A computed fold for a 349-nucleotide part of an RNA from an uncultured prokaryote, annotated as small-subunit ribosomal RNA, central domain. The RNAcentral record of the full RNA draws on ENA.
Context: one part of a larger RNA
RNA sequence: CUGGGCUUAAAGCGUACGUAGGCGGAUCUACAGGUAUCCUGUGAAAGCCCACGGCUCAACCGUGGAAUUGCAGGGUAAACCGUAGAUCUUGAGGUGGCUAGGGGCUCUCGGAACGGUAGGUGGAGCGGUGAUAUGCUUAGAUAUCUAUCGGAACGCCAAAGGUGAAGACAGGCCACUGGGCCAAUUCUGACGCUGAGGCACGAAAGCGUGGGGAGCGAACGGGAUUAGAUACCCCGGUAGUCCACGCCCUAAACGAUGUGCACUAGGUCGGGGAGGUUUGACGCCCUCCCGGCCGAAGCAAAAGUGUUAAGUGCGCCGCCUGGGGAGUACGGUCGCAAGGCUAAAACUC
Numbered sequence: 001c002u003g004g005g006c007u008u009a010a011a012g013c014g015u016a017c018g019u020a021g022g023c024g025g026a027u028c029u030a031c032a033g034g035u036a037u038c039c040u041g042u043g044a045a046a047g048c049c050c051a052c053g054g055c056u057c058a059a060c061c062g063u064g065g066a067a068u069u070g071c072a073g074g075g076u077a078a079a080c081c082g083u084a085g086a087u088c089u090u091g092a093g094g095u096g097g098c099u100a101g102g103g104g105c106u107c108u109c110g111g112a113a114c115g116g117u118a119g120g121u122g123g124a125g126c127g128g129u130g131a132u133a134u135g136c137u138u139a140g141a142u143a144u145c146u147a148u149c150g151g152a153a154c155g156c157c158a159a160a161g162g163u164g165a166a167g168a169c170a171g172g173c174c175a176c177u178g179g180g181c182c183a184a185u186u187c188u189g190a191c192g193c194u195g196a197g198g199c200a201c202g203a204a205a206g207c208g209u210g211g212g213g214a215g216c217g218a219a220c221g222g223g224a225u226u227a228g229a230u231a232c233c234c235c236g237g238u239a240g241u242c243c244a245c246g247c248c249c250u251a252a253a254c255g256a257u258g259u260g261c262a263c264u265a266g267g268u269c270g271g272g273g274a275g276g277u278u279u280g281a282c283g284c285c286c287u288c289c290c291g292g293c294c295g296a297a298g299c300a301a302a303a304g305u306g307u308u309a310a311g312u313g314c315g316c317c318g319c320c321u322g323g324g325g326a327g328u329a330c331g332g333u334c335g336c337a338a339g340g341c342u343a344a345a346a347c348u349c
Stems, first nucleotide, its partner, number of pairs: 003321004007303002012317001014201002017198001021194003025088007033081002035077008049065006091191001092188003097182001099180001103177002108172002110154001114150008125136002162169002206247006215241002220236004258316006266294008275285003298305002322349003331342004
């Protein structure tokens, strides 16, 4: 250099944006760098291969040919790649219109529950478990009513539902703001796809500083259980969980399925929009986008998948190459740390 692969066997980066690079729509013209073909030169000899010949044969040797797939120069061709120019609209994008949504962010408000505090009623238990006990309680608990304070989370609606690139997003209203779908006309005119590095975002836990702290609750203490019980159960309970700012950068970050485009039977359900039929809500028909289920062909080791492909193709990136050692050591780099990223070998089966 090459082969085969990546849902579940090893293997898709957590996700996006994007630099270099790779790849790239239709028509016309030109050039001739790539490309094709022809000619010339060169490609030492020996060797290999072929033919004939010489040693009695062979090895060996001689003569001739072929080959030397390359390089250089020149001619020709112009389909394709490339380069330059011109034109185009179907890819891509834009303007105005309409529309759905837990998309993001800030402020503010609300009710249920829970806990605290104060007061009233009341008077012996409450709580908890399989059963107990620890615990709370005559300094009046539990229960109940009133007032008030506090923090966190938002029941029903709610769904097989919606939005977002992913992580994720749910009480109500206002403000600010990102993206999407649809229909129509119009504009730009290939402006595109992917994307090594890079940069941004990235659940939970954790870290720093300052707040906050109702409930829950690692650690910890106690009570049980048990042979023991560093657990499961119970009573407490600190960090944390919440907020602001700054870090960390991991995950079964999952559809275990990279991204873009094109093509390849249908049926059915849900969400969003346009049109037709109808006076009209519905219904019916048609169409675009999104989300599911079932399935033809095909694919697959099978499970399954099947226009949301794991089918048929093309472009680009990432990754895999027997198990353990090991996602470890060393080095580098990032981090306050915890640790992350990159990443072996000996040895062994």